[in-house]
Context: one part of a larger RNA
Molecule: small-subunit ribosomal RNA, central domain
Organism: uncultured bacterium
This record gives sequence, C1' cells and structure tokens, in this order.
RNA sequence: CUGGGUGUAAAGGGCGCGUAGGCGGGAAUGCAAGUCAGAUGUGAAAUCCAAGGGCUCAACCCUUGAACUGCAUUUGAAACUGUAUUUCUUGAGUGUCGGAGAGGUUGACGGAAUUCCUAGUGUAGCGGUGAAAUGCGUAGAUAUUAGGAGGAACACCAGUGGCGAAGGCGGUCAACUGGACGAUAACUGACGCUGAGGCGCGAAAGCGUGGGGAGCAAACAGGAUUAGAUACCCUGGUAGUCCACGCCGUAAACGAUGAAUACUAGGUGUGGGUGGACUGACCCCUUCCGUGCCGCAGUUAACACAAUAAGUAUUCCACCUGGGGAGUACGACCGCAAGGUUGAAACUC
Repeated sequence: CUGGGUGUAAAGGGCGCGUAGGCGGGAAUGCAAGUCAGAUGUGAAAUCCAAGGGCUCAACCCUUGAACUGCAUUUGAAACUGUAUUUCUUGAGUGUCGGAGAGGUUGACGGAAUUCCUAGUGUAGCGGUGAAAUGCGUAGAUAUUAGGAGGAACACCAGUGGCGAAGGCGGUCAACUGGACGAUAACUGACGCUGAGGCGCGAAAGCGUGGGGAGCAAACAGGAUUAGAUACCCUGGUAGUCCACGCCGUAAACGAUGAAUACUAGGUGUGGGUGGACUGACCCCUUCCGUGCCGCAGUUAACACAAUAAGUAUUCCACCUGGGGAGUACGACCGCAAGGUUGAAACUC
C1' cells in the first nucleotide's frame, strides 16, 4: 500500500455555512468520450509458459507454438455511465393558512433573599465546630421593627418537558429577529447530498482597556487538626465571578456514536400539530414531526444497540494502524501573553 476498522479495545473533526472535487430521481430522442464486439498494424530478439528434440542425466542449448493481458487506426453496438435537447413530479425549494417553544439581540420593570447604612426596641452574648479557637460584641453586637443603598441570581411553575447546528438557553413585559413543525398542493422543475482547503460560531478559565463589586471565592493571612498539614474543617479575604468593547479557540466541547437517503416485528409514556367519530373541551381511532423506556429479527468480543440502530444497503468527508518516549522536540502559522494548531526521531519494552 492493500485489507480491516473508529459507542467502551487505537480511531468521528467541538459545531455550522460553503468553494473545488466526488456522488446523484422518472421518461423520450440524438451523439458516441468511457464501455463492449470485430478487423488491420504494431507489441525486436532473448526471457517466462507448453510440446518436441540435442549434449550419458541435469543445469545448459535448439525448434515450433502460445503468450507479450499494451498501444494506434478503422468498422460497428447503444443497455449502463457521460454529454446535448425536450419533458415529468415523487427529491429539493417557494407560496397560502395555522398553532408551539428558557432560540437570538436590545430596552424597561418586579418580588423574595444576602450584605451594608440610618433610626427604634432590647441586653450579654453572637458566631462557628467532631470538639474548639481565631473572629464579632458594653464605643451596645446577635435578635427584632421601620426606612434607605447596591449588586447578582431569578424559588414555586419544572417535567428522561421545550428550543437551538453545537457551545448553550429559565422572573415579567415590549420591540426587532432566526429556525423547525402541521395542513394545503397553487408555483419552480432535480435547482439535490457530501464537502479537502476557506470563512464563521464556539462552555469555563485566562488576557487587554474602561466601568461595577452584594454574595461567593483561587492566591494570601490567621485559628484548628496532625508526627508534620504548604490540605481536608473554621474565621477573614484579593484577583475573578457581573457589564461594554476587543482577544484567546480549548473541554469527559460526550450519545465517548460524522452527515445524508432508503428499507426492516411490536408494546408503552410524553411534547407539538392534523383528520375522523362523538351531544362533548375530554376519552377513542388515524396520521406527521420530536423526545424517553421496553423488546423481536439482525448485529456485537461481550456489555449492549435495536425505526432516534451499533440492523440491511448506497454516497461523501474525517480519523486509526503496538506501549513508552510524546501531543514532547524542531520548523512553520496564529496569539499581547498564557499558549494553541500542525507534529517527528533517536532510544527502549
């Protein structure tokens, strides 16, 4: 390389949009590039192979045949691929009607709670732990009542519920805005799928500038524990957590399961629609889209998966090829930095 693989053994890119490329629905007609058939030329000799022969055999040598699976020219075939034209509607998209949703962005508003401040009541404790102490408190704390300030997060509803490509999204209202779904079948007529590079999005932490800072809390300080305790526990506490703008580009970015299409027993929940039946919002039956559980065939090393496949097939992309060295070194690119991406070898088992 081939082959075989990628839920857990090595291996699915964090996720999307999309370029080149690869692949691509039904019908008719033409062409003949691929394809198939015939003919001609060529494909040196030797070698290889087959048959026969010559050295006493063999190696070796000779003769004949086959072969040289290729290339070129030419004549045909037209099923398939391709290509050109015409056409179709089921793939895809548009339109119309309808409801669902923590989808996104911006602004405004609300109540509970923590903390702080002011004032009242009130007096000796509070707090914390396994037990304590550090800490707070007679300069009046804790508790309680009233008023005020400020920041952050939104109890109940809440649900293997919903939405989003993923990251993720949860108080209420308004504005702007993306997508999906159902019904319909009016329109376009294959306009599709995938997608190397590329571009964009991307939790937390971290970085830059300027704000903000209630609670929590790396670092740090103190008190305990302990043989020690640079920890676990306690009292404090700064970055940070929050906002705006700009970077970073990584995660067990997980369903450890790439995307798309088609097909393949059932049962039972749940979310959003549709149609039917019914006196009827329900219940029941039907159907589509999502989201769970159980389970047959089949698959699997087993566990398990099982119409949301890890089953049966097709297309395209990504990735793997013994452990360590090592996601390291070097180089390159990116970054303010931290670092990221790409990514070896010697040596060793």